[in-house]
Context: one part of a larger RNA
Parts: sequence; structure tokens; C1' cells
RNA sequence: CCCUGGCUAAGGAACUCGGCAAAUUGACACCGUAACUUCGGGAGAAGGUGUGCCUGUUGGCGUGUACAACUUCGCGUUGGAAGCGCCGGCAGGUCGCAGAGAAUCGGGAGUUGUGACUGUUUACUAAAAACACAGCACUCUGCUAAGUCGUAAGACGACGUAUAGGGUGUGAUGCCUGCCCGGUGCUGGAAGGUUAAGGGAACGUGUCAGCGCAAGCGAAGCACCGAACCGAAGCCCCAGUAAACGGCGGCCGUAACUAUAACGGUCCUAAGGUAGCGAAAUUCCUUGUCGGGUAAGUUCCGACCUGCACGAAUGGCAUAACAACAUCCCCACUGUCUCGGCCAGGGACUCA
Repeated sequence: CCCUGGCUAAGGAACUCGGCAAAUUGACACCGUAACUUCGGGAGAAGGUGUGCCUGUUGGCGUGUACAACUUCGCGUUGGAAGCGCCGGCAGGUCGCAGAGAAUCGGGAGUUGUGACUGUUUACUAAAAACACAGCACUCUGCUAAGUCGUAAGACGACGUAUAGGGUGUGAUGCCUGCCCGGUGCUGGAAGGUUAAGGGAACGUGUCAGCGCAAGCGAAGCACCGAACCGAAGCCCCAGUAAACGGCGGCCGUAACUAUAACGGUCCUAAGGUAGCGAAAUUCCUUGUCGGGUAAGUUCCGACCUGCACGAAUGGCAUAACAACAUCCCCACUGUCUCGGCCAGGGACUCA
């Protein structure tokens, strides 16, 4: 010097990103216990008091001898001093610094955010606000179900049958969930347009009889090419649908100080963000402004609204209980610190 422990005057978080670590608390009995609340909780809330031993007295329970009563005369039933055992109450006394005398053995209160909760997770840096969840909603599926695995046979679904099964989203509960179907998707429609294979064969070409002086023309056959025309779904088209994917404006003017604009005008759009919330896990400017808390507060809490760029099941806003979650504050407590010191054990180190 390092590790693991123990003690420490005065102060008590001044330490630090942050009370990290340590300390405090701790058992049992009794008293007592707030806001809030889904009336269950919160709650061991908080905060107090007692606790050893001896003597005396007293209550209850168990067992049960003597004894008493009853008796069907039974080794019966009931009561029950004494004794023994257990659980208490009260009074007095007594010892120590200390009586749950050691050890085991909750620190507590408040505010806000997030997630309802118990649960699950990155085996070996993340336990969380992430995942799941009950609940809610949409959608598919009528049974040889949809869906999934497999080339198939076959299997799961399910020896189930729409109060069932699959998929997707949201995520207890409470109050709610606004407008837009123009785009994309899905569902329905079938009049018209487009459209494949296939059907269909016109025209044309090759060949070759024949004709022609020649150039050439050219039947039938055999081949090649193959136009009109007929031809489904799909797409175009017409509707519906947003707890489907998604989207939810700009400029100008206006009120008896000023300011602001209930009001008016205009342009664009499928429609222009409703309720609620809001410098927020979202606010750039920003340490916004005001209030609270501090002597002093970029954090925190309450407001304001100018929302760069909240917003309603990619859910909005509240919410008791819960959380090894995150923020801020207080009490208690302490070697975290002012600021160090001492002790023990084990290392390191030196020597053998």
C1' cells in the first nucleotide's frame, strides 16, 4: 500500500452524476394510525409504551387424588379441595450502564412520471417505461371449417362446432374515442372498355400438273404464315368500408386607450385536429414567463399556451393498489465528507 472487518471527538450529505456504500430501524404485546380509495385497501402507515429477577395475590384452561351427589350398582355419570402442567392479570420489592441484555430480526414520510396488477426477458455488460396479461374491438371460418405443416398420403386445428377456432390491433378500471373513403388495401357489383391460352379461318407464300414464243400466270393436293371474329379472372370502372394502411390548411381585415379578435373576406383541400392534455419520456428558440420550495434551484412541483413537431384502440385523459422502474424533497441516521486517526485478520514486502 491492497482486501475483509471493528471503533471514532465536533459537525451531519458540506461527499457525489446520484446518500453509491455504510449507518439507522428491527422481535413480541398493547395503545394509536392521515390524505386518498375500485371500500378490499392504504397499514407493520406514521407515532408511542412495556419487556429481567424475587415475593405476594388473583383469573382461566388441562389433568385429576381424597371427597360429595346421582346411580341402571358398571372399570358408570357429574361436581371437585390437594398435587402437577400451561396461559395470563395486579401489587410490592430488587440488581446492572444496559432486561427482545447475545444471534436471528422492516429505516420512514411526501411529490411527480411511466406501466394497472402477479408474471416474462437480452444463459455470459441492459429486468425496464420493453414483452405478456385479464378486458375491449375489428376480421376470417357452417365443418372434408378457416388457418398451419407436408410433393403426397396424412396430421394438427379437434375427437372441438360461431358462448367455437384462426389472424390483427389495443391493453385492468373510470370518462370517452371527433372529422376525412381523394390515394392504398379489403368487400360488393357487373353494363361498358381492355385482355391469355384456345377456337376460327380470310389474305398471302412455297412446291407442282397445265397454259404461254417468252416474261410470267397458275387448279387440286401437300406444307408455311395467319387477319377479322368468339374467348375468363384481373385491371379500368361504380359503390361501401378508418378499433383497415393512413390524413386531419394558408393569407388578409375588424371592437369607445392599447392589446386581442367572438366577427368578416378570400384561396386551396378528401377533410382541415373535436374532447382532453400541453415547455410534456414530446418545446428547437429555452435556464420560456409567473408562482412554490432553497441564503442561493439549467433539475423538481403548480400554472400560462407562443403545441419548431400532443391528440383520441400506431388509443386520449384520469386513476386506488402494486414496482430491485425514473425524478425531486424532507425526517432519522451515519467516516460519503470537513479530515483524518486507531485496531484486528489476510495479502503484498523483507529475511530464513